[in-house]
RNA sequence: CGCUGCUCAGAGCAAACCCGUCGAAAGGCGAUGACGCAGAGCCACGGAGCUUCCGCACGAGGAUCGUGCGAUGCCCGCCGAGCCGCCAGC
Numbered sequence: 001c002g003c004u005g006c007u008c009a010g011a012g013c014a015a016a017c018c019c020g021u022c023g024a025a026a027g028g029c030g031a032u033g034a035c036g037c038a039g040a041g042c043c044a045c046g047g048a049g050c051u052u053c054c055g056c057a058c059g060a061g062g063a064u065c066g067u068g069c070g071a072u073g074c075c076c077g078c079c080g081a082g083c084c085g086c087c088a089g090c
Base pairs, nucleotide, nucleotide: 002090003089004088005087012037013036019030020029021028022027035077041083042082045080046079047078049074050073054070055069056068057067058066059065060064
């Protein structure tokens, strides 16, 4: 340096549920808690997925409501690209 995660050490992260908080929502954060994770570290660049305050269209009509479409919102614990990195084995 490359490949691999069978073995070792010391660590690390934390799904779901419940609670609080922010948000229109998806979801984020905090707390709790461990389902799991060898990149479950970073990054929304490509694809997938989620949501629709708002916009547009259609319908119904008291204020308005419903349906459909659209990310600019979200998600890296879905996959790929990129960046950085621990230990061990070969």